[in-house]
Context: one part of a larger RNA
RNA sequence: CGUUGAUACUUGAGAGACGUCUUCCAUUGUACGAGAGGAUCCGGAAGAACAAACCUCUGGUCUAUCAGUUGUCCCGCCAGGGGCACUGCUGAGUAGCUAUGUUUGGACGAGAUAAGCGCUGAAAGCAUCUAAGCGCGAAGCUCUGCUCAAGAUUAGGUAUCGUAGAUUCCUUAAAGACGAUAAGGUUAAUAGGCUCUAAGUGUAAGUUCGGUAACGAAUUUAGCUGAGGAGUACUAAUAAAUCAU
Numbered sequence: 001c002g003u004u005g006a007u008a009c010u011u012g013a014g015a016g017a018c019g020u021c022u023u024c025c026a027u028u029g030u031a032c033g034a035g036a037g038g039a040u041c042c043g044g045a046a047g048a049a050c051a052a053a054c055c056u057c058u059g060g061u062c063u064a065u066c067a068g069u070u071g072u073c074c075c076g077c078c079a080g081g082g083g084c085a086c087u088g089c090u091g092a093g094u095a096g097c098u099a100u101g102u103u104u105g106g107a108c109g110a111g112a113u114a115a116g117c118g119c120u121g122a123a124a125g126c127a128u129c130u131a132a133g134c135g136c137g138a139a140g141c142u143c144u145g146c147u148c149a150a151g152a153u154u155a156g157g158u159a160u161c162g163u164a165g166a167u168u169c170c171u172u173a174a175a176g177a178c179g180a181u182a183a184g185g186u187u188a189a190u191a192g193g194c195u196c197u198a199a200g201u202g203u204a205a206g207u208u209c210g211g212u213a214a215c216g217a218a219u220u221u222a223g224c225u226g227a228g229g230a231g232u233a234c235u236a237a238u239a240a241a242u243c244a245u
Stems, first nucleotide, its partner, number of pairs: 001151001005161006014148003020048006032037001050105005058099004065092005070085006109143003116136004165243004169185005190236003193232005199225003206219005
């Protein structure tokens, strides 16, 4: 830009991905074979590699967070803190992101076939799977299962509404380089704040007690945090404009 209004839901021409393998049990020490040896088919189980999704578990990371601690500078000093030193170092760690973790997948079946195996059968009174005709037969082909898909210019279909609707702008994240996508914009829980909380850290400061002191104990499973989960209009999504005819 087109599909000659908009919104929502769809059909599927066509395209793509996948397609794997092993071992064991049973059949069965059976068929077969003098013996040695040793099966097919049907059925069941476990696994490998690969792929996708996810974070309940096991772990990793987690420069949000909590605690411990060294040196030095600063807050006049003590106490308590702050800056810098790779995040100063160390021990933990929620959300998120993750694999080595978890779950799932390759199916079943149908059709037409390849090599091959056949039936009927002449040319050629026989024979012959082939010449006419008919049947079986593969991880392969076409479907069936998954993904995309009407620019499929043959531009499809259904429902609803008809100035409907969309955008700018603003609050944002399950999205993200930017566009886009998604959730919202007061008839509102979209983000922040506030309250509570799952969870993390590990018992704050101050005071009191014990000890000459370093330090220990009590107050105290404390204080701090809380990317997760709820609630709550306190703050900000105001006001308006544009397109569409």